Model confidence (mean pLDDT): 85 of 100. Predicted 3D model of an 84-nucleotide RNA (c-di-GMP-I riboswitch aptamer) from uncultured Methylomonas sp. It was read from a public genome assembly, where an Rfam model found it. Its Rfam family is "c-di-GMP-I riboswitch aptamer". Gene Ontology term of the family: cyclic-di-GMP binding. Rfam's curators write: GEMM was predicted in a large-scale screen for bacterial structured RNA regulatory elements.

Parts: sequence; structure tokens; C1' cells
RNA sequence: GGAAGAUAAAGCCAAACCUACUGUGAAGUAGGGACGGAAAGCUGCGGGUCUUUUGUUAAGUAAAAAGAUAGCCGGGUUGCGAAU
Repeated sequence: GGAAGAUAAAGCCAAACCUACUGUGAAGUAGGGACGGAAAGCUGCGGGUCUUUUGUUAAGUAAAAAGAUAGCCGGGUUGCGAAU
């Protein structure tokens, strides 16, 4: 320096829900709050799911475009950590 990653240690993040604000909406931001997380750090590249518009259908049923979701999965990338 690299791999490994715990009944340890140092710490970190923050689900649901509530309040305020932003957005047509999915949802996001801030504060409170902890269900959980070894990347629940970052990244819209692939898939999934969701929203809006057009549009089609007997029908939220096809299709196209634009968005959202990283705590849905995978990929890319950065990182703490004992034994070994």
C1' cells in the first nucleotide's frame, strides 16, 4: 500500500410521521423525529416504479416526449474499520 469487514471502537446517515416552504404533480428543501442502514456517500448509465402533457383504447389500455425516485435493483466512482 492492497484485500477482507466483526457481538469491538471512533463516528456518520436518517424511514414513517408532524410543521413550514417550493412544484400542475410524482416529489424536493429546512426543522423536529428514528424505522433502519457497512457505503442509506456521490453519480439518472441500464432496468423497474411513479408523475405530467400529447394521444389512443371499451378501459389509468397502447405509444411518444418531458420529469421524479440513489432508503427499488444493477452499474460507475470516493471512503472509516479489528482479527486474518